Record summary
Predicted 3D model of a 1392-nucleotide RNA (small-subunit ribosomal RNA) from an uncultured bacterium. The sequence is in RNAcentral, with records from Greengenes.

RNA sequence: AGAGUUUGAUCCUGGCUCAGGAUGAACGCUAGCGGCAGGCUUAACACAUGCAAGUCGAGGGAGAAGCGAUGUAGCAAUACAGAGCGGGAACCGGCGCAAGGGUGCGUAACGCGUGAGCAACUUGCCCGCAUCAGGGGGACAAUCGGUGGAAACGCCGUCUAAUACCCCAUAACACAGAAGGUGACAUCUCCUUUUGUUGAAAGCUCCGGCGGAUGCGGAUGGGCUCGCGUGGCAUUAGGUAGUUGGCGGGGUAACGGCCCACCAAGCCGACGAUGCUUAGGGGAACUGAGAGGUUUGUCCCCCACACUGGGACUGAGACACGGCCCAGACUCCUACGGGAGGCAGCAGUGAGGAAUAUUGGUCAAUGGCCGGAAGGCUGAACCAGCCAUGCCGCGUGAAGGAUUGAGGUCCUAUGGAUCGUAAACUUCUUUUGUGCGGGAGCAAUAAGGGCCACGUGUGGUCCGAUGAGAGUACCGUACGAAUAAGCAUCGGCUAACUCCGUGCCAGCAGCCGCGGUAAUACGGAGGAUGCGAGCGUUAUCCGGAUUUAUUGGGUUUAAAGGGUGCGUAGGCUGCUUGGUAAGUCAGCGGUGAAAUACAGGCGCUCAACGUCUGCCGUGCCGUUGAUACUGCCGUGCUUGAAUGCGGAUGCCGUGGGAGGAAUGUGUGGUGUAGCGGUGAAAUGCAUAGAUAUCACACAGAACACCGAUUGCGAAGGCAUCUCACGAAUCCGCUAUUGACGCUGAGGCACGAAAGUGUGGGGAUCAAACAGGAUUAGAUACCCUGGUAGUCCACACAGUAAACGAUGAUGACUAACCGUCGGCGAUACACAGUCGGUGGCCAAGCGAAAGCGAUAAGUCAUCCACCUGGGGAGUACGACCGCAAGGUUGAAACUCAAAGGAAUUGACGGGGGCCCGCACAAGCGGAGGAACAUGUGGUUUAAUUCGAUGAUACGCGAGGAACCUUACCCGGGCUUGAAAUCAGGAUGAACGAUCUGGAGACAGAGAGGUCUGGCAACAGCAUCCUGGUAGGUGCUGCAUGGUUGUCGUCAGCUCGUGCCGUGAGGUGUCGGCUUAAGUGCCAUAACGAGCGCAACCCUCGCUGACAGUUACUAACAGGUUAAGCUGAGGACUCUGUCGGGACUGCCACCGCAAGGUGUGAGGAAGGUGGGGAUGACGUCAAAUCAGCACGGCCCUUACGUCCGGGGCUACACACGUGUUACAAUGGGUGGGACAGAAAGAAGCCAGGCGGCGACGCCGAGCGGAUCUCCAAACCCAUCCCUAGUUCGGACUGGAGUCUGCAACCCGACUCCACGAAGCUGGAUUCGCUAGUAAUCGCGCAUCAGCCAUGGCGCGGUGAAUACGUUCCCGGGCCUUGCACACACCGCCCGUCA
Repeated sequence: AGAGUUUGAUCCUGGCUCAGGAUGAACGCUAGCGGCAGGCUUAACACAUGCAAGUCGAGGGAGAAGCGAUGUAGCAAUACAGAGCGGGAACCGGCGCAAGGGUGCGUAACGCGUGAGCAACUUGCCCGCAUCAGGGGGACAAUCGGUGGAAACGCCGUCUAAUACCCCAUAACACAGAAGGUGACAUCUCCUUUUGUUGAAAGCUCCGGCGGAUGCGGAUGGGCUCGCGUGGCAUUAGGUAGUUGGCGGGGUAACGGCCCACCAAGCCGACGAUGCUUAGGGGAACUGAGAGGUUUGUCCCCCACACUGGGACUGAGACACGGCCCAGACUCCUACGGGAGGCAGCAGUGAGGAAUAUUGGUCAAUGGCCGGAAGGCUGAACCAGCCAUGCCGCGUGAAGGAUUGAGGUCCUAUGGAUCGUAAACUUCUUUUGUGCGGGAGCAAUAAGGGCCACGUGUGGUCCGAUGAGAGUACCGUACGAAUAAGCAUCGGCUAACUCCGUGCCAGCAGCCGCGGUAAUACGGAGGAUGCGAGCGUUAUCCGGAUUUAUUGGGUUUAAAGGGUGCGUAGGCUGCUUGGUAAGUCAGCGGUGAAAUACAGGCGCUCAACGUCUGCCGUGCCGUUGAUACUGCCGUGCUUGAAUGCGGAUGCCGUGGGAGGAAUGUGUGGUGUAGCGGUGAAAUGCAUAGAUAUCACACAGAACACCGAUUGCGAAGGCAUCUCACGAAUCCGCUAUUGACGCUGAGGCACGAAAGUGUGGGGAUCAAACAGGAUUAGAUACCCUGGUAGUCCACACAGUAAACGAUGAUGACUAACCGUCGGCGAUACACAGUCGGUGGCCAAGCGAAAGCGAUAAGUCAUCCACCUGGGGAGUACGACCGCAAGGUUGAAACUCAAAGGAAUUGACGGGGGCCCGCACAAGCGGAGGAACAUGUGGUUUAAUUCGAUGAUACGCGAGGAACCUUACCCGGGCUUGAAAUCAGGAUGAACGAUCUGGAGACAGAGAGGUCUGGCAACAGCAUCCUGGUAGGUGCUGCAUGGUUGUCGUCAGCUCGUGCCGUGAGGUGUCGGCUUAAGUGCCAUAACGAGCGCAACCCUCGCUGACAGUUACUAACAGGUUAAGCUGAGGACUCUGUCGGGACUGCCACCGCAAGGUGUGAGGAAGGUGGGGAUGACGUCAAAUCAGCACGGCCCUUACGUCCGGGGCUACACACGUGUUACAAUGGGUGGGACAGAAAGAAGCCAGGCGGCGACGCCGAGCGGAUCUCCAAACCCAUCCCUAGUUCGGACUGGAGUCUGCAACCCGACUCCACGAAGCUGGAUUCGCUAGUAAUCGCGCAUCAGCCAUGGCGCGGUGAAUACGUUCCCGGGCCUUGCACACACCGCCCGUCA
């Protein structure tokens, strides 16, 4: 000293929370010792029992028990009497009991603190001084006798003493009067003299002394008064009749309405009276840098109280804790008549409570009371006991000890890490502990004695009994590491991390937040961290919090400027000068108790603790000075303010008068069928004549153009013209006054619209209301009507986003550009100055946006207001109002945020620019039918699993009859179907064939009897045992890899620099251009990367090279024919390397980039066509079942083998396709032209058979050589618009082929049968040229094939695009935003 938490991120505002310290604490776990302290915070609740205040015989009466001189009786023991000694209880009397000890109920007060005052008082015991003590008297207790009562307690009678009581004398003193004098502070005070009145005493004695009385003085204690300070609430604003004062009395120690009679009407209060509520106050304690905040337990001072309330008595002192009386509540005793009691003393009990101790010892010390003293009493005090309640100290061992690293735990696991030098072990020490032994200080002195001094009973000094604590502290010695460690935490804040369990469960949590199968946050474990005889938790206080801001905050938008003015109190106040000295400053004096705190010493072994000294004590009082500033009293001034004179201005106000346009209505005319209204309509009006139009008339309201960033006003607000009245502002002149000023709590006034009351008025418009529409609904938006109201007068109301969201006043601080009103100037120019009103900006300010002489800058004065969000401007109360309502204005509860500004995205039924078969323009389809195929659903023993908007659905699957196969049923196996290691056994393994069985498998079993090496052994194989295997089981939300999509869209970023507090921006924006962030220009940016393009493949033109299986022009041969053959290297073609295209040329436009052109040339022209190629990223997109892989799960099964079944089911729904519905067609016959592929368990020429699928025979070809090879098309002909010579589903029959096997469940062929369907609703898909459409061919997979699918190939070969308004998707810029899981967002209300 800060940190966490609002956001995707940022800055700010702002609250919440944490880290620190503290406590009379409590609770949980744990616990070895000692020292010092502390210990009912709650029920001032109730209390059993014991103790806490007595003492004095040197005041008195009286004299118990006991001792006892002596005497009597007795032989004696002994008995009796008994002077005297003797103070145990009670009594009279004295002193004490008012202290000490306890508690905090009450009290907001002269109660307390502090400082003063009393000329208005008192003070026992103590000290000093002065004086005195003469004489007399009568009682009452005890005792004794009697008597009442249960008791407590009395009653009657008799006797008696005193330092008890009374009287007389004397005196100080007091009081009253008189005379004189002194001092002061107003009433007054003091001294001297004198007269009068009242008015004291006590004795005891050991002869030393102790006491008694009066007065004066001292000391100590007390009483009273005053200044200042000392809680909360104004939702408590008025209070007060003994109230305030006076005069006279009473009362008191004393002043005083303290009390009383009379008189006056005062007194207190926004500087907070009164009321309500809370509370003992202070020294101090805790915290804090301080200022401050909080607290008042222990110790000290003061106060108050003593069961509750009241009262007095005694006394120096009380209205009295352990006294009295009365009343009350409660408890106890009782013979029922009556009595007793007061722990907030010390212990202790019950109760209450989270919670607080022993019914201990001693008067040894300190202190108190009594006493002459000895001494007595003392729960004050000193000690001990209990409690980790706190602070402090000590210990639980120290040194060595590792290539012996056990064991546990963990991990990336053949190994490593950690507990850990830790342990063991060796050596050492002995604080503590146990045993034994010794053993304090606290003790000073009393009585008494010795000595000394003198003032002769006092002082000093030396001796001289006495210890509760305690045989304690402490010391010595012996023994032996021996007797002694826990608690909390470990996600961030905050030091400390892993495993297992759990699976939004159980739980944690101070805040943020963890937990939904890999939790460092839950529970356990290991390890670690922190502190340590303690550690955590809870509660409370301060701090951090500058989050109430005096130090030290704010108010445009975060909470916060009153709607505006006038103005009271208050606060503040120009220049000059004189005085004063209240504030202020300085010196000195007094006080500020001690303890505490601080500094420095000292004492307990240290420390805590104790003690000494010093400092401090910010304050108050007094006194002496200073006089700048403030205040106060004066003198002057003119610049602030006001007035005057002259001029100017304006939608400034109030009242009156006038005007035209528009609207509506009325009357009349013209005129005829609609008008009106809307997105479209309808309600409405209209043939009884509307709308429209003309004329006249009336009514009410508002004032077009001018008109503006204009003007005026304090604000609200103010607009036709004119008159009257009123106000204001500005300018000029400096004539007058001479600080007269500023602000302004309360107060008063004004105050839009709506609203209220009364009375008018009522044209328009128009809440409510009605109707028509819209809509799912439409109590709305739109339309037709329409009442309050809108207007006027008077009265209320008193609020608005009453806003510049910016209080008023004054001063100061760069420029530039407008405009309004003056002055100067008068020129249409210029620009100065004053006052307004605007723009843009310097400095500065601000969180930023922004403000910026009209400040949100820099200062000064005054007022108002704010202190997290919600609850709530609500409730209650009060005030105002006719009401509506307004003003003032909380709390409970709840959240961890709410908010401001700005940033980047995403989004918008915001804007701009642009693109895409996106729309449009076209062509052909889908959606209707049948079938094929996939999916959903349903069914099933199973219909295995996955894919599900675009981006699943002829998808994984490029081939499900068995196999595949993962599913179901059944039958088997368990080292297992396959792999590997170790150990052991065997030497084979294998196995034709046979039996059982559905098969797997089981049994039998001819045959076979391993290889290398001499051997040991090694290899190989099988079997057994063990480790392992195996899993298409789960998690694609743990992953790798791969893929889809946005999207082949033009974007996505970086370095340096610059800008910004920052997120971030700039670059990448702007203009032009492009298919393109393609390029050019511009430019605080300059460059670069991933993307684009290009480089790659292929097709199109061409050159060179190479020619076999391709080709054949020339030459030759040759055939029915044919490059068939020789040959050729020209052509085609094949396949390798090149060329070619670059807006290069021309014209025009353009700065350029580039664009345009039926331009030229060229095979190709502006990217020539196609392909491959997919940026940063998005969708927790898809896939654990292709593969790989973490974790979890199964292990005679979730593994594996086999047979059969299923994946092919079928009321239904959807997607993708095929074939059609026909004549641009179908059938039949004849004729022609490809490309790209493939081929050996293959392609199959050709021949033969079969109607055919195909079969048989059979040549060639691992292939530019052989094989497979077109259809649409063309020619001819039939069909004649029909469910047909269209269409071919379905079904029957007969076959072919593949295959172990076509029943479930294959394809193909032939014959027969001949269904739906006549071009398809809403809606929807593809395609811009060799494209769509249409026609066939091939290939992969494959025994065969459900292929109409997929991937390729060629043949024939169109139409259309005006254009970018709209739909969808996308890109860039900009704008708004309360969204950021980002509009499939956020969020409001109702209901559950």

Its Rfam family is "Bacterial small subunit ribosomal RNA".